[in-house]
Molecule: transfer RNA
Organism: Gammaproteobacteria bacterium
C1' cells in the first nucleotide's frame, strides 16, 4: 500500500423488495411484596458513522471520509 465486512437507543442486535424508525435487556413510573428480586402494566430515550450524490421519497443504492475486524502483500 489493495481486498472484503461491520457501524441503527445506554449494551446487545433486528429491519422482506426504498415509504411505518424497532425488539431484548437497561433506564423511569405504577401493581404485587413486611422488605428485595422475579412476574404484570405502562413510559422516556435516535444526527441510522460523517459528507455528498441518485430518487417523487434513502437506514437501505452510488462515491468520498472516519472508526473497527479480517485476508494479501
Nucleotide at each position: 500500500g489493495g481486498g472484503g465486512c461491520c457501524a441503527u437507543a445506554g449494551c446487545u442486535c433486528a429491519g422482506c423488495c426504498g415509504g411505518g424508525a424497532g425488539a431484548g435487556c437497561a433506564c423511569c413510573g405504577g401493581c404485587u411484596u413486611u422488605g428485595c428480586a422475579a412476574g404484570c402494566c405502562g413510559g422516556g430515550g435516535g444526527u441510522c458513522g460523517g459528507c455528498g450524490g441518485u430518487u417523487c421519497g434513502a437506514a437501505c443504492c452510488c462515491g468520498c471520509c472516519u472508526g473497527g475486524c479480517u485476508c494479501c502483500a